The RNA shown here (Bacterial RNase P class A) has 407 nucleotides and comes from a Rhodothermales bacterium. The coordinates come from a structure-prediction model, not an experiment, and the mean pLDDT is 76. The sequence is in RNAcentral, with records from ENA.
RNA sequence: UGCGCCGGACGGAUCAUCGCCGCGUCCCCCGAGGGCGCGGAGGAAAGUCCGAACACCACAGGGCACCGUGCUUCCUAACGGGAAGGCUUCGCGCAGGCGAAGACGGCAAGUGCAACAGAGAGAAGACCGGCCGAUGGGUCUACGACCACAGGUUACGGGUGAAAGGGUGGGGUAAGAGCCCACCGGCGUUCCGGGUGACCGGGGCGGCCGGGUAAACCCCACGGGGUGCAAGGCCAAACAGCACCGCACGCCUCCGGCGAUAAGGUGACCCGCCGAACACGCGGUGCGGGUAGGCCGCACGAGGCCGUCGGCGACGGCGGUCCAAGACAGAUGGUGAUCUCCCCGUCCGCGGCACGGCGGCGGUCCGGGCGGGAAGACAGAAUUCGGCUUACAGUCCGGCGCACGCC
Numbered sequence: 001u002g003c004g005c006c007g008g009a010c011g012g013a014u015c016a017u018c019g020c021c022g023c024g025u026c027c028c029c030c031g032a033g034g035g036c037g038c039g040g041a042g043g044a045a046a047g048u049c050c051g052a053a054c055a056c057c058a059c060a061g062g063g064c065a066c067c068g069u070g071c072u073u074c075c076u077a078a079c080g081g082g083a084a085g086g087c088u089u090c091g092c093g094c095a096g097g098c099g100a101a102g103a104c105g106g107c108a109a110g111u112g113c114a115a116c117a118g119a120g121a122g123a124a125g126a127c128c129g130g131c132c133g134a135u136g137g138g139u140c141u142a143c144g145a146c147c148a149c150a151g152g153u154u155a156c157g158g159g160u161g162a163a164a165g166g167g168u169g170g171g172g173u174a175a176g177a178g179c180c181c182a183c184c185g186g187c188g189u190u191c192c193g194g195g196u197g198a199c200c201g202g203g204g205c206g207g208c209c210g211g212g213u214a215a216a217c218c219c220c221a222c223g224g225g226g227u228g229c230a231a232g233g234c235c236a237a238a239c240a241g242c243a244c245c246g247c248a249c250g251c252c253u254c255c256g257g258c259g260a261u262a263a264g265g266u267g268a269c270c271c272g273c274c275g276a277a278c279a280c281g282c283g284g285u286g287c288g289g290g291u292a293g294g295c296c297g298c299a300c301g302a303g304g305c306c307g308u309c310g311g312c313g314a315c316g317g318c319g320g321u322c323c324a325a326g327a328c329a330g331a332u333g334g335u336g337a338u339c340u341c342c343c344c345g346u347c348c349g350c351g352g353c354a355c356g357g358c359g360g361c362g363g364u365c366c367g368g369g370c371g372g373g374a375a376g377a378c379a380g381a382a383u384u385c386g387g388c389u390u391a392c393a394g395u396c397c398g399g400c401g402c403a404c405g406c407c
Stems, first nucleotide, its partner, number of pairs: 001403010012339007020040008042378001046389002049387005054228004066224005071085005086104001087102006105219002110217002112213002127158003130153003135148003166184006185209002187206008232296004241287007249259004264274003303322008342373008351365003359407003
C1' cells in the first nucleotide's frame, strides 16, 4: 500500500426555479384565495417479532386448564432486550492463555422412545469361546489325556452395533466377576476455604457405578385477562322520527271543541267495527339517537445534546442547554448549474513507500494540470416510546489476518 473479516461513525453540499403539507403574519370583493417568513422523514421510518405507556371492555378471592420464559448476578418502567460473569463443547497454542458457539432448570421423580444389526438396548443378555461335568466312546482292565455330549457356571475374551451397565493392575476362583484390594474417573453425602451468586479449589465417608433423549409426555420455579389511536372522547348539519306553537285546510252541536275519521252509520249509551267529500300542507321551537363533517387524542417525552460524578460495564445521579414534521387517501418532490465523490486515459514532480546501503528501470501511492465517462444505495413517518431482526451504493476511523519487485 492492496484485499478480507470484525466493531464503530456517516448516509452528499450550496444556489436557482416550479410545486406540496403545517404554523405565524398581512391583504382582500370575507366564499375561498394571494403575498411574506419559518419548519418539513430514517438509521433502519421497514418486518410488526417481543416489552411497555395510553385508551376502552371484562373482572370478589383462590385454584384447574392453556400459553410463555428457563445457568448466575446486575441494568431497566418493562422485556424473550442489554452488561458482566459461570459452565459445557469446539478451534488455536508447548504452556500460562486466547477465540468462537450454546432453548444452558430437571432423565438419580414417574412414564415412554431408539431404524438396521445383534443372544441381549437398560435392575439386560449365553451366539462363539472359557470352566465344571453325569453318561458314552477310547485303553486288555482302571485312572488320566483325548473325542462326542445332557445339564450347569461365567460378562473374562470374541462377535453385533452410534451406543453393551466404569478404567488399569493385583488378589481370588473350577473358570470368572467391585467378589475383595490399590490407584484413577464419576455419583451421592459431609466438612473446610474462596465468591453476592452461578460456580471453583481441597479433605473425609459410602463400592453407590443407574448410557442417550424433556424443540418426548411430564415435574419444578417464575410470569400471563382481551382488544388496539380505525383505541377512545367532544361538537354536530341534511333527511326521517317524536312533542309543542302559529298559519293554512277541513269537520261539528260554530260560545267553543275536534285533526283523519274529525261527519255519518251500527247502537239506549261508551268501547269496538264500517266509513263519504275536500284534504293529508307551510313555518318555528325543542328532544333523543347519531350519519356527513369538524375538533381533541397528536407532538414536552421512561425526550435529545453537552459537561461532570459514581460504576469493570450495561446504566444511573447532578448541572447546563434545546424544542426539532404532524398528513387523513395521506405533504416532505421534480428540473438545472457548480462543487464533492468514483472510474479511465495522458503529462508533470531533485515527492513518498517496499532491499542492509547506493544507483538505474519498473510497480504502487500521494499532489497537481488537461480530456472523457458513470453512479448516488436500502428505503419512506401515520398514537408514542424501549429493544430485536432484516436490507443497504459509497466514504471515514480503530483492531486483526494475508499478500507485496528486477538488475